[in-house]
RNA sequence: AUCAGAAAAAGGCAAACCUAUUGAAAGAUAGGGACGCAAAGUUACAGAUCCGUAAUGACUCUUAUUUUGAGUGAUUGGAUGGCUGAACUGCCUGA
Numbered sequence: 001a002u003c004a005g006a007a008a009a010a011g012g013c014a015a016a017c018c019u020a021u022u023g024a025a026a027g028a029u030a031g032g033g034a035c036g037c038a039a040a041g042u043u044a045c046a047g048a049u050c051c052g053u054a055a056u057g058a059c060u061c062u063u064a065u066u067u068u069g070a071g072u073g074a075u076u077g078g079a080u081g082g083c084u085g086a087a088c089u090g091c092c093u094g095a
Stems, first nucleotide, its partner, number of pairs: 002095004012037002017032006035082001041088003045085003048080004054076003058072004
């Protein structure tokens, strides 16, 4: 340096849930708490999943001709790294 592993040793992180804050929401942050994790360290590039505030546009129904209201897709947008892949970094042991 490369590959493999998590048996040992030193450690690390922290699911659900609760409280507070924040957000339109998904969610995020802090504290408590541990389901689990060999990268459960970092990164939203690709896929996948979630949200629907705002904007644009399409379709359907309703109303009384225009208005109005409701619903269903789409694009822009946001989120998830503990969904998968990928990139970078890293402790220990063995080959």
A computed fold for a 95-nucleotide RNA from Gracilibacillus halophilus YIM-C55.5, annotated as c-di-GMP-I riboswitch aptamer. Of the family's consensus pairs, 94% are formed in the model. It matches the Rfam family "c-di-GMP-I riboswitch aptamer". Rfam links the family to the GO term cyclic-di-GMP binding. The source organism's lineage runs through Bacteria, Bacillota, Bacilli, Caryophanales and Gracilibacillus halophilus. The coordinates come from a structure-prediction model, not an experiment, and the mean pLDDT is 79.